[in-house]
Context: one part of a larger RNA
RNA sequence: AAUCAACGCUGGCGGCGUGCCUCAGACAUGCAAGUCGAACGAUUAAAGCUCUCUUCGGAGAGUGCAUAGAGUGGCGCACGGGUGAGUAACACGUAAGUAAUCUACCUUUGAGUGGGGAAUAACGUUCGGAAACGAACGCUAAUACCGCAUAAUGCAGCGGCACCGCAAGGUGACAGUUGUUAAAGGAGCAAUCCGCUUAAAGAGGAGCUUGCGGCAGAUUAGCUUGUUGGUAAGGUAACGGCUUACCAAGGCUACGAUCUGUAUCCGGUCUAAGAGGACGGUCGGACACACUGACACUGAACAACGGGUCAGACUCCUACGGGAGGCAGCAGUCGGGAAUUUUGGGCAAUGGGCGAAAGCCUGACCCAGCAACGCCGCGUGAAGGAUGAAGUAUUUCGGUAUGUAAACUUCGAAAGAAUAGGAAGAAUAAAUGACGGUACUAUUUAUAAGCUCCGGCUAACUACGUGCCAGCAGCCGCGGUAAUACGUAGGGAGCAAGCGUUGUUC
Numbered sequence: 001a002a003u004c005a006a007c008g009c010u011g012g013c014g015g016c017g018u019g020c021c022u023c024a025g026a027c028a029u030g031c032a033a034g035u036c037g038a039a040c041g042a043u044u045a046a047a048g049c050u051c052u053c054u055u056c057g058g059a060g061a062g063u064g065c066a067u068a069g070a071g072u073g074g075c076g077c078a079c080g081g082g083u084g085a086g087u088a089a090c091a092c093g094u095a096a097g098u099a100a101u102c103u104a105c106c107u108u109u110g111a112g113u114g115g116g117g118a119a120u121a122a123c124g125u126u127c128g129g130a131a132a133c134g135a136a137c138g139c140u141a142a143u144a145c146c147g148c149a150u151a152a153u154g155c156a157g158c159g160g161c162a163c164c165g166c167a168a169g170g171u172g173a174c175a176g177u178u179g180u181u182a183a184a185g186g187a188g189c190a191a192u193c194c195g196c197u198u199a200a201a202g203a204g205g206a207g208c209u210u211g212c213g214g215c216a217g218a219u220u221a222g223c224u225u226g227u228u229g230g231u232a233a234g235g236u237a238a239c240g241g242c243u244u245a246c247c248a249a250g251g252c253u254a255c256g257a258u259c260u261g262u263a264u265c266c267g268g269u270c271u272a273a274g275a276g277g278a279c280g281g282u283c284g285g286a287c288a289c290a291c292u293g294a295c296a297c298u299g300a301a302c303a304a305c306g307g308g309u310c311a312g313a314c315u316c317c318u319a320c321g322g323g324a325g326g327c328a329g330c331a332g333u334c335g336g337g338a339a340u341u342u343u344g345g346g347c348a349a350u351g352g353g354c355g356a357a358a359g360c361c362u363g364a365c366c367c368a369g370c371a372a373c374g375c376c377g378c379g380u381g382a383a384g385g386a387u388g389a390a391g392u393a394u395u396u397c398g399g400u401a402u403g404u405a406a407a408c409u410u411c412g413a414a415a416g417a418a419u420a421g422g423a424a425g426a427a428u429a430a431a432u433g434a435c436g437g438u439a440c441u442a443u444u445u446a447u448a449a450g451c452u453c454c455g456g457c458u459a460a461c462u463a464c465g466u467g468c469c470a471g472c473a474g475c476c477g478c479g480g481u482a483a484u485a486c487g488u489a490g491g492g493a494g495c496a497a498g499c500g501u502u503g504u505u506c
Stems, first nucleotide, its partner, number of pairs: 001505003005502005012378006018371002020336001025334003029331003034075003039072002042067001044066001048063006082289003092213007101206003106202008114148001116146002123138006154180005161172004185194003215261003222252003227249008264286004268279004291312005314325004342368001344367003350364001351362004381411004391402004416445006425435001450495005455476003461490005471478002
């Protein structure tokens, strides 16, 4: 000098930040991912309209600028949010490669969108179960599912040409040939719009490979059998022992392999004149994880925090047959600890998902609350004022100090309180503000200082008490009867809404 700090004493206000560093311990409760009726069959609780009946109270049927709760289908749920357990590794950083690759939504461009089929949930009936949930039969739709047609600059094969290459092989253009592969509709009176299929390009994203770089220990010296390489096959979007069969016996290591310990990495942060050293919290990028371990499904992409299956530990329900769960999301609880906040408001803004839109959802986010935890700013008054008042302390009893300090006079007004007014943030033709009647403005009103130290280092001294006791102490050291070093008082010094102590880093 610094700090995600804690502790002691004290505490007026505001702005901006920050806030479980310990048990990746266990979690009650609520919320944190939905949306689309302009894909679909359906449905009718409410309001409206039309018609019929009516005992004039109302009842029934239909309709559509209607649609609650479910269902099929689409998109999203791989983002956003949390944590740092594991990991010494192509995990990260940086620089390259990919002629070894993929890419939903978005943008641009070319071509197309013909004609059919069979189901199934919802629903109905019956049945099982304590529940979770399920079984049988029957019915129905689609942008759900499946054939057929058509199609190339797609894919696969063949043929020659040019270029690169030692070769294997690769690239390019050409024209030719064979085979193969597609689609879905919806809204609107219409125009048209939104979709769908295929191909090419782009943007953004992702996978894989490589050079170099960043911890400790040799009281760890040898390690390795899919191990190292080859051939073939399988697998993958893709190269590859990635996997398998066969063949060879290789590969790494004193320039530290292997083993052990520790640890997410970086941009950066702190310190320092710098070189260095230490750290990696908040913010941004990357990675990893989601009760523990394993696995696949779906999908453009996951080995998926609030999806699934199996096993394990734990908790809960049970009719004992069987079931349910996962806060390292936001709040909150218990536990641990020196120690870390509200079970708050709002989608107004920014951003995200869905939707043609209206809109819905969003504990992301924006705000408010708590905490002197940090930084910054402001205030607790200013000027005048000597009988140097009283009190207190001291005294050589004369005085001296506190001290212009107070009183008193004049002046002033930061925050708060009351009253009145009152934003920007809103992007619009108009509408739309959680914060918030907040900030701010005007008028009235006078209420806020402590903490540590005073032997030297180190700014600041006297009195009393104590008597190697009680105690102090960062180092040197103080205390055994005149202690500026202990305790109290007066005085003084320093910092100040803080001051000091402790821990940690330079």

The part of an RNA shown here (small-subunit ribosomal RNA, 5' domain) has 506 nucleotides and comes from an uncultured bacterium.
The full RNA is in RNAcentral, with records from ENA and SILVA.